RNA sequence: UGGGUCGGCAAGACGGUCGCGUCGCUUCGAGAGAAGCGCCGAGGAACGUCCGGGCUCCACAGAGCAGGGCGGUGGGUAACACCCACCCGGGGUAACCCGCGAGAAAGUGCAACAGAAAGCAGACCGCCACUGUGCUGUUUCCGAGAGGCGACGCACAGCGGUAAGGGUGAAACGGUGGUGUAAGAGACCACCAGCGGCCCGCGUGAUCGGGUCGGCUAGGUAAACCUCGCCCGGAGCAAGGUCGAACAGGAAACGUUACGGGCGGCUCGCCCAGUUUCCGGGUAGACCGCUAGAGGUGUGCGGCAACGUACAUCGUAGAUAGAUGACCGUCGAAGGUACGCGAGUACCGGGACAGAACCCGGCGUAACAGCCGGCCCAUUCG
Repeated sequence: UGGGUCGGCAAGACGGUCGCGUCGCUUCGAGAGAAGCGCCGAGGAACGUCCGGGCUCCACAGAGCAGGGCGGUGGGUAACACCCACCCGGGGUAACCCGCGAGAAAGUGCAACAGAAAGCAGACCGCCACUGUGCUGUUUCCGAGAGGCGACGCACAGCGGUAAGGGUGAAACGGUGGUGUAAGAGACCACCAGCGGCCCGCGUGAUCGGGUCGGCUAGGUAAACCUCGCCCGGAGCAAGGUCGAACAGGAAACGUUACGGGCGGCUCGCCCAGUUUCCGGGUAGACCGCUAGAGGUGUGCGGCAACGUACAUCGUAGAUAGAUGACCGUCGAAGGUACGCGAGUACCGGGACAGAACCCGGCGUAACAGCCGGCCCAUUCG
């Protein structure tokens, strides 16, 4: 210098005008509320709501079944499916990355296309034995000869053997060499690879290294059923709590009492109206829950690390149909363009994804223009 890999930073600053929301104060108003002033007012993901917890209410003697989740080992944590370290396997020259990492020699199931055959494997080509037929092939013997019996060879057919070779496939039932055989084959042997049992050693452990024995070889798939081990009660802030109406309508009681209407005039009585209580409804609504919490930052200590711990220090969203916006000015980071040999000068220049709704820890996803650092590889110079 180029390429790669891993991690981090940052999501403009200041001011003005107008606007919005909570809260506080003041003024006005009977009140509801209004006006003025002041403070504060989104994110790295506030997002998806996929995991795990806190908190709240309900349920709950214990055990089991069902259902769901998790799955190398050790650690971290409130907990996790997250994080850290390590192991194994795979990829990469390397830094490093990837694996939803238990069990497929318990059982059941499943597998496109190609191919003869795909899970109790399998005979298409090829190779080989046997049988039959054929031959203007070679030949022993017999025959005077024509020719005949037979052997060998070749071709075809039949019936078998064979998993060495070819071809198909993601995968064809260990590899190499030899023995063996008609041809072949772990059929047998040597070495190698792999697997299982036992023993030894390092390690907390996954695992790794070594020895010995064994039968010779065991395909894949469990985000298929299943088996093993561990974990899990349900619902969620519209949780839950405190206060608590009005109208319609309904029911009961009072009762002619101050007024009234109807039952043809009067009295009684009845109905309506009236008054009270209850239902409507613990509804509507208001308030609490509600934001200081497993909190952030720094330093020391412990730890490889995740993280823990001690001390110091920091600190204003809390709306409820949902506020947090718009415009202007100044600055000008990184970067870009132009000019210049260069130092430099001038101009441009803040974009994306998105947006609280009980809180927290994760994961995942989205994303403009950039910047910084560690490590690896290649190249050049010293």
The RNA shown here (Bacterial RNase P class A) has 382 nucleotides and comes from Glaciihabitans sp. UYNi722. Rfam family: Bacterial RNase P class A. It is annotated as a ribozyme. Its mean pLDDT, the model's own confidence on a scale to 100, is 77. The sequence is in RNAcentral, with records from ENA.